Context: one part of a larger RNA
C1' cells in the first nucleotide's frame, strides 16, 4: 500500500488434536459365593510310643507322634456392577495452512442503520416476524454547559 480497501460464512483439499459410537482386547482394586495347599491353634472314641507317675510284673496313666475333624488362610474358580487404558466401521464439530469455489453478511447512512433476546425459514454468510438497546448518520426543535 489508505474503498481497486477491509472483511464473513458454506463448500472443496491437506495436516493436527478431540467428542459420540455397535462393539473388541486388556489393566488395577473391591464385593458376594464356591473350592482350598502348607502351617499355627483347637479337638479326638483310632493307631504308635525308651525317659515321668502307679505297679513285682503284665498293664494303666501323663506327655509326645501319626491319622481324623474344625477355625483362620495363600492361590484358584464363578457372578454381576463400577473405575481405567488401547482399539473401532461410521459420525460431530474445532484448529492450522500465500494465491481453490459460491456469494457479499459486517465496517461509510456499507447502499434494508447496527446490535441483543426469541421464533420460524434458508447453499452459505444470513432473511423475516415479535420484544429491547443506541454502542446510529442526517435534519429540525427543546433543555443544559462552555466561550
Nucleotide at each position: 500500500c489508505a474503498c481497486c480497501g477491509c472483511c464473513c460464512g458454506u463448500c472443496a483439499a491437506a495436516c493436527c488434536a478431540u467428542g459420540g459410537g455397535a462393539g473388541u482386547c486388556g489393566g488395577a482394586a473391591a464385593u458376594a459365593c464356591c473350592u482350598g495347599a502348607a502351617g499355627u491353634c483347637g479337638u479326638u472314641a483310632u493307631c504308635c510310643u525308651a525317659a515321668c507317675c502307679u505297679g513285682u510284673a503284665a498293664a494303666g496313666g501323663a506327655g509326645g507322634g501319626a491319622g481324623g475333624c474344625g477355625c483362620c488362610u495363600a492361590a484358584g474358580g464363578u457372578a454381576g456392577a463400577g473405575c481405567u487404558g488401547a482399539u473401532g466401521a461410521c459420525u460431530g464439530g474445532g484448529g492450522u495452512u500465500a494465491a481453490g469455489u459460491c456469494g457479499u453478511a459486517a465496517c461509510a447512512a456499507g447502499g434494508u442503520a447496527u446490535c441483543c433476546c426469541u421464533a420460524c425459514g434458508g447453499g452459505a454468510a444470513c432473511g423475516u416476524g415479535g420484544g429491547g438497546a443506541u454502542g446510529g448518520a442526517u435534519c429540525a426543535c427543546c433543555u443544559c454547559c462552555u466561550u